[in-house]
């Protein structure tokens, strides 16, 4: 100069004029208990989406289910160590793959517990000695007595081409079923509370309330104790708790307020650690809170990108600088809240490395 790897940031700025949320103050107007409240009313001031808000793919706060102990199914991970609330996340390190390197990606326990699969091709693909051939046993023929030919047994020893990834080896595959080890309740903000309204104290089933004992009694049955047990957020057991627990039909209410934003927040100095991160200490009015659901429309310049064209200035060419014109600025909106990975992104910036050509 070129190309690549890894990290981080940015992603329009800025008047003017108008329209919105939510906070807060003041004014008006109104109730009234003179302090508070209410508002489709005015105004000041302050604030208002994102690195991914997306995927809903994991971990969790935080809410209900009445608790607690065993187990199971059902789901997840899987070398080793560390962070972390955890996590399947993230750093480092072993191995194995890719790349010339920087680096990148991991499907990283086990195949003597079992069970399964190995396509074509080739005889045969895993309980093969299944094929060839030598040999050992067993029989039968021949024989020029060296022996030569045949059959069967049983893998009993060796050995062996081609086909194929691989031909019988403690083969190979568990992102094959599966065992092993360690983790795991369920349901999820439409969770869950409050208030204020209106219906039908609706029909019509069905599983619970044991035996006993008092008491009363219209003799049907009520009360109380008893203990018992339907049902009570995966299943089964125990044991504590609670006497109501369920189906179908119909019918009422779809309103308001809370939850709802101060967090495992963020940002900085120094420390510890390879590093992820941890620590102590100082600073941060650090907070959008909506509910057919808000930040938006016009205009003006400027920025930055790409395209054209004249014209200069450096220059071998190129690049780069002014200069007129023109189009264009990605991916894309919170909706209980965080920690990740997954994915998408026009353009520009800045840091470390790498390779590769030149030239001193």
């Nucleotide at each position: 100069c070129g190309a690549g790897a890894c990290g981080g940031c940015c992603g329009g700025a800025u008047g003017g004029c108008u329209g919105c949320g939510c906070g807060u103050c003041g004014g008006c107007g109104g109730g009234c208990u003179u302090g508070c409240c209410c508002g489709c009313c005015c105004g000041g001031c302050g604030u208002g989406a994102g690195g991914a808000a997306a995927g809903u793919c994991c971990g969790g706060g935080c809410u209900c289910c009445g608790c607690a102990g065993c187990g199971c199914a059902g789901g997840g991970u899987a070398g080793c160590g560390g962070g972390u609330a955890a996590c399947g996340c993230c750093c480092g390190u072993c191995c194995g793959c890719c790349g010339u390197g920087a680096g990148g990606c991991g499907a990283g326990g086990a195949c003597c517990a079992g069970u399964g699969c190995c396509a074509c091709a080739g005889u045969g693909a895993c309980g093969a000695u299944g094929c060839c051939g030598u040999g050992c046993c067993u029989g039968a023929c021949c024989u020029u007595c060296g022996g030569g030919c045949c059959a069967g047994u049983g893998u009993c020893a060796c050995g062996g081409a081609g086909u194929g990834a691989a031909a019988c080896g403690c083969g190979g595959c568990a992102a094959a079923c599966u065992c092993u080890a360690c983790c795991u309740g369920g349901a999820g903000c439409a969770a869950g509370g409050c208030c204020a309204a209106a219906u039908a104290g609706g029909a019509g089933g069905g599983c619970g309330c044991a035996a006993c004992c008092c008491g009363g009694u219209u003799c049907g049955c009520c009360g109380g104790g008893g203990g018992a047990g339907a049902g009570g957020u995966g299943c089964g057991c125990u044991g504590c708790c609670c006497a109501g627990c369920c189906c179908u039909c119909g019918g009422g209410u779809u309103g308001g307020c809370c939850g709802c934003a101060a967090g495992a927040g963020c940002c900085g100095u120094c420390g510890g650690g390879c590093a992820a991160c941890c620590g102590c200490c100082g600073g941060c009015g650090u907070u959008a809170g909506a509910u057919g659901g808000a930040u938006g429309g016009c205009c003006g310049u400027c920025u930055c990108c790409g395209c054209c064209g004249u014209g200069g200035g450096c220059g071998c060419a190129g690049u780069c600088c002014c200069u007129g014109g023109u189009g264009g600025a990605a991916c894309a909106g919170a909706a209980c809240c965080c920690g990740g990975c997954u994915u998408a992104c026009a353009g520009g910036c800045c840091g470390u490395c790498u390779c590769g050509c030149u030239g001193a």

The prediction has a mean pLDDT of 77. A computed fold for a 360-nucleotide RNA from an uncultured Chloroflexota bacterium, annotated as Bacterial RNase P class A. It was read from a public genome assembly, where an Rfam model found it. Its Rfam family is "Bacterial RNase P class A". The family's RNA type in Rfam is ribozyme.